[in-house]
RNA sequence: AGAGUUUGAUCAUGGCUCAGAACGAACGCUGGCGGCAUGCUUAACACAUGCAAGUCGAACGCUAUUGCAAGAUAGAGUGGCGCACGGGUGAGUAACGCGUGGGAAUCUGCCCUUUUGUCUGGGACAACAGCUGGAAACGGCUGCUAAUACCGGAUACGCCCCUUGGGGGAAAGGUCCGCCGCAGAAGGAGGAGCCCGCGUCUGAUUAGCUUGUUGGUAGGGUAAUGGCCUACCAAGGCAACGAUCAGUAGCUGGUCUGAGAGGAUGAUCAGCCACACUGGGACUGAGACACGGCCCAGACUCCUACGGGAGGCAGCAGUGGGGAAUAUUGGACAAUGGGGGCAACCCUGAUCCAGCAAUGCCGCGUGUGUGAUGAAGGCCUUAGGGUUGUAAAGCACUUUCACUGGUGAAGAUGAUGACGGUAACCAGAGAAGAAGCCCCGGCUAACUUCGUGCCAGCAGCCGCGGUAAUACGAAGGGGGCGAGCGUUGUUCGGAAUUACUGGGCGUAAAGGGAGCGCAGGCGGUUCAUUCAGUUAGGCGUGAAAGCCCCGGGCUCAACCUGGGAACUGCGCUUAAUACUGAUGAGCUAGAAAACAGGAGAGGGUAGUGGAAUUUCCAGUGUAGAGGUGAAAUUCGUAGAUAUUGGAAAGAACACCGGUGGCGAAAGCGGCUACCUGGCCUGGUUUUGACGCUGAGGCUCGAAAGCGUGGGGAGCAAACAGGAUUAGAUACCCUGGUAGUCCACGCCGUAAACGAUGACAGCUAGAUGUCGGGGGGUUGCCUCUCGGUGUCGCCGCUAACGCAUUAAGCUGUCCGCCUGGGAAGUACGGUCGCAAGAUUAAAACUCAAAGGAAUUGACGGGGGCCCGCACAAGCGGUGGAGCAUGUGGUUUAAUUCGAAGCAACGCGCAGAACCUUACCAGUCCUUGACAUGGGUAGUUUAGUAUUUGGAGACAGAUACUUUCAGUUUGGCUGGCUACCACACAGGUGCUGCAUGGCUGUCGUCAGCUCGUGUCGUGAGAUGUUGGGUUAAGUCCCGCAACGAGCGCAACCCUCACUUUUAGUUGCCAUCAUUUAGUUGGGCACUCUGAAAGAACUGCCAGUGAUAAGCUGGAGGAAGGUGGGGAUGACGUCAAGUCCUCAUGGCCCUUACGUGUUGGGCUACACACGUGCUACAAUGGUAUUUACAACAGGAAGCAAGACGGCGACGUUAAGCAAAUCCUUAAAAAAUACCUCAGUUCGGAUUGCACUCUGCAACUCGAGUGCAUGAAGCUGGAAUUACUAGUAAUCGUGGAUCAGCGUGCCACGGUGAAUGCGUUCCCGGGUCUUGUACACACCGCCCGUCACACCAUGGGAGUUGGUUCUACCUUAAGGCAAGGUUUUAUACCCUUGACCACGGUAUAGUCAGCGACUGGGGUGAAGUCAUAACAAGGUAACCGUA
Repeated sequence: AGAGUUUGAUCAUGGCUCAGAACGAACGCUGGCGGCAUGCUUAACACAUGCAAGUCGAACGCUAUUGCAAGAUAGAGUGGCGCACGGGUGAGUAACGCGUGGGAAUCUGCCCUUUUGUCUGGGACAACAGCUGGAAACGGCUGCUAAUACCGGAUACGCCCCUUGGGGGAAAGGUCCGCCGCAGAAGGAGGAGCCCGCGUCUGAUUAGCUUGUUGGUAGGGUAAUGGCCUACCAAGGCAACGAUCAGUAGCUGGUCUGAGAGGAUGAUCAGCCACACUGGGACUGAGACACGGCCCAGACUCCUACGGGAGGCAGCAGUGGGGAAUAUUGGACAAUGGGGGCAACCCUGAUCCAGCAAUGCCGCGUGUGUGAUGAAGGCCUUAGGGUUGUAAAGCACUUUCACUGGUGAAGAUGAUGACGGUAACCAGAGAAGAAGCCCCGGCUAACUUCGUGCCAGCAGCCGCGGUAAUACGAAGGGGGCGAGCGUUGUUCGGAAUUACUGGGCGUAAAGGGAGCGCAGGCGGUUCAUUCAGUUAGGCGUGAAAGCCCCGGGCUCAACCUGGGAACUGCGCUUAAUACUGAUGAGCUAGAAAACAGGAGAGGGUAGUGGAAUUUCCAGUGUAGAGGUGAAAUUCGUAGAUAUUGGAAAGAACACCGGUGGCGAAAGCGGCUACCUGGCCUGGUUUUGACGCUGAGGCUCGAAAGCGUGGGGAGCAAACAGGAUUAGAUACCCUGGUAGUCCACGCCGUAAACGAUGACAGCUAGAUGUCGGGGGGUUGCCUCUCGGUGUCGCCGCUAACGCAUUAAGCUGUCCGCCUGGGAAGUACGGUCGCAAGAUUAAAACUCAAAGGAAUUGACGGGGGCCCGCACAAGCGGUGGAGCAUGUGGUUUAAUUCGAAGCAACGCGCAGAACCUUACCAGUCCUUGACAUGGGUAGUUUAGUAUUUGGAGACAGAUACUUUCAGUUUGGCUGGCUACCACACAGGUGCUGCAUGGCUGUCGUCAGCUCGUGUCGUGAGAUGUUGGGUUAAGUCCCGCAACGAGCGCAACCCUCACUUUUAGUUGCCAUCAUUUAGUUGGGCACUCUGAAAGAACUGCCAGUGAUAAGCUGGAGGAAGGUGGGGAUGACGUCAAGUCCUCAUGGCCCUUACGUGUUGGGCUACACACGUGCUACAAUGGUAUUUACAACAGGAAGCAAGACGGCGACGUUAAGCAAAUCCUUAAAAAAUACCUCAGUUCGGAUUGCACUCUGCAACUCGAGUGCAUGAAGCUGGAAUUACUAGUAAUCGUGGAUCAGCGUGCCACGGUGAAUGCGUUCCCGGGUCUUGUACACACCGCCCGUCACACCAUGGGAGUUGGUUCUACCUUAAGGCAAGGUUUUAUACCCUUGACCACGGUAUAGUCAGCGACUGGGGUGAAGUCAUAACAAGGUAACCGUA
């Protein structure tokens, strides 16, 4: 000192969370020793038992015991002192209670000092004795008695009272010679009471409180002042600087935290206060309204003979209870202190000690050195090794602590030691008795394996877990702390997240709708006085302890202790006088007034004008009008709409009109008159700070709405109808009532916005415009004041932006904010006729909500551009039959995959067996296949026949041959069978673990980088712009300059030419032949090779003179000449684990390997892709011509022969420019003549052919016969731009055989393209966005279900408070009576008075049928309101 978390990323705002410290703590796991501290925070709940306050015989009498006596001891009592201290607790108390600093009207036992005195009498009462009541507690009557008990008389230095002369008032003795006491008075010390200034929690959803109340006079009372009390008089006193009321709370020194300021807290220790079962009361006393005293009342507990009594642990222990939780019914008065006593001494749960508890702080230990085969074991592993780890063992040492034995303190100034045989010291033995807890995804130090599989679980926040989890559980390893470690709770911190130090308010939360203005706050300039604030010095106080500093003592530390500093405060005093204040006197720069001008939809009242609309009347006129995307409702032949004339009514004022004007805002618009507010300018004069702001308060305040009365043309909530729609309580249309208008009165809110409070000063400019004024060189220029706009420096801002009209720099005052939701809601108050407004929470819930900007994506946003995308054409598909693939269904199996485009004649370039992965049987188990070991055997390979069996398989017989490499002497291998194990094997799963390969956007023109620059940053620039291109192709411009992957080119092929080479190719010329057959030739064709050729090169136009485009020439080819190969960064978790490879998982006499048969070929149906057709541009028959690419030895096959034919038999040639396979459409001729046909060929029957071990399931073909649907195909949809579509045939791969499929080849050979509005796809720029899984996005509300908290609620229960009345204990007071004179006691009465009772009212809380909304919740219902122009722009107020 910061960090995590909103986003695809960014900045800022903002909350939540974490890391730190602390604790009277508790809980979990663990636990060796010692020192010092601390220990009921909850029930001020109830308490058994013991102890906690007694002492004095030197005040007094009596009794008992003892003693010879003197006396001693003990007991109860009289008397004295003490019991008001010490100890406990924090209920109450918001107060002079506490803290701090002052004050005057007081008292004070014991103690100290001074002073004076202590003379003389008297009568009682306890104890005791007798009698007596009662269960007891406790008494009653009679009688006796002492005192330092009580009462007189005397005396009075000083004292008190009244008054100048009087009056009043004391005492106690004891001991026995030391002294202790007693009385009066004065002073002191210490203690106590009282008064005052200041400080001392929260709430205004508590705003008024008060009648002894405030003051005075007189009296009473008190130790003392005082309404403390009483009588009378006055009507005051307190309060927004918060009275009263309510809630909470003992206060302080201090403690914790914090850099500090602060915040929280008030255990232990210390000071003060209050309380003592609850409430009231007094007595005694120096002191109490008394914790271990009294009286009364109440509740509770106990005893009881039922009549009556006793009690008070918030003292120390202890018990029950409550609680997460807090100790022994211990020892001693040895020390310190207290009470009594002359003293000895007694008492002391104060205190000192001990016990219990890791509750905290501090210290120590659990060993040290050496030790590498880097042991074993564990874990991981790429199988090599790594790690645990010098760790262990082993070897050599040491003994702190604990243990055993011995000695043994200080604390004690003379005696006395509970602690305690304690601390400490000495000796001894032995590594011996002594380590755990939490964590390891990020924050946050520390990683792997296995298990689990959105399960179990974790989690402080973010978040992990759905089969490869560093996040769950375990293990190994590691990190942290350590006799502790974690968790929970609480406080401060971090949090500048309440901001005094130290925050904000245009858009994130936040400026009041606007003005006037009381209080308050702040305030120009000069002089004088004062010194309240302010500043400086001094004095007093600020208890001790604590904190801090310097020392000292326990071995150190914690702890204890000496001194200092500090205690930031308060009071008194001295001084200063700048500033602020106060008082006085001035000034004119602020403010205001007078005068002269000026502009204006500023306000109010009255009058008045025209256009338009609607209605009415009349005329003309005829069939429609109106309305819409299209319609209909509606109006109209009873005459509408249209048009002309006239009349009426109400409302609003076109053009001018303008980021023009005025007003505080709301707002204000025809014209005229009257009344009236404010503002601006000019130059002079006057007043003399008169000012600014402004909590409360008052006034104004759009629209809607409300009340009363008018008015009502148009418009128009509600409502009705028509449409639209799945629906349409809407958008659109036709109507239409409140309302809109006027008068008066309410309401008081708006996105009342510049989302920007008011005032003042200062800080570059430029340019419009409105209203004035001045100057000049005057159709203009310039200066200046006041408004209103735009742009733009400095500066500010998170950015956007603001920028003299500030969101800049300053000052003053006011208002407001503190995460989102719940909620501007509930309750309460105020206002209102109501609607409602205003003020304004909480429970609960989430980890975000929100701002600005960035990159994308998207839009039923915009611009530009492209593409057989549309259009223009041509041919199809969709209808039929068949083929083929798919879905579905079926099945023992119908193996599996592919699924919009981009699955579906796809994997499959070819399922009868095989293939084959599927099914039913049936064999094998180291295996069909690979490597390795052992044993045995032999060293091989094959053919034919044959037995069982479906076959695999298991045998038999016969015959042939005698394995491989060889460095050839030889050596090394091999093979078969059996055995055991490693292993083989898997078309089993995961394409969402992967490689590789592929599809697609798309052959679309894009995708990026380096450096530089801009921006806080994400990012931008470059790549945008103007042109151009097929193209990010090129040119120009430009804070960019360059570069890369793509484009293009380089490659192949086709088209032209040349050269070269001519065999198997060719034949113009010369011969020759049936035939390029042969000779010959290589000119031509063709083939192979090598070259050339095309580049906008040339011309014209156009364009910026560029890039380029248009046209032309030449050319075989012209603007990329045609075609191909070539596929950027990336997208789709696209496809493939069944091509192959591969991680993990799974099977291992089976999910492996064989084998027979079946299936993949099923068939109510649906879809895709094709073939053949429906015919005359045709069919059939006959005749006849012209190709190319290719292929050929288990092959292609000429020819000949046979067969109607498929084909068969035979067979030349050819491993190929040599031989073989080779066209059809076209053309010609003839028939058919529009029909289900001489179209069409499905289906079926019969008979065959070929391949093959085998054509039943299930091949292809042939002949004959049969002759189905179908007559051009609905909605919809598809290919194609030239040698293309269409049409015709040919070849090839696979292949024994089999295709309408696929891949190639050539033959014949069109039509159309205006163009880019629209559909689809794409590119680019821009715009909006609440999307980023990116529109197949996001998201709102009702309803239904579950849970949670909460409001209302008939009422009901309880607490508390005020008031009134009744009753009144104890008690003191007053009056009276009685009694010795006076008291006192006693009796009677009165007022006061606790508890109690009755009644009203207020307030708080609990429960409550029912009810309201709210929140939360993987997959419910209905719609689609918002985000894009969200498909009717959205939003605010109101109904």
Notes
Predicted 3D model of a 1439-nucleotide RNA (small-subunit ribosomal RNA) from an uncultured bacterium. It matches the Rfam family "Bacterial small subunit ribosomal RNA". The prediction has a mean pLDDT of 84. The sequence is in RNAcentral, with records from ENA.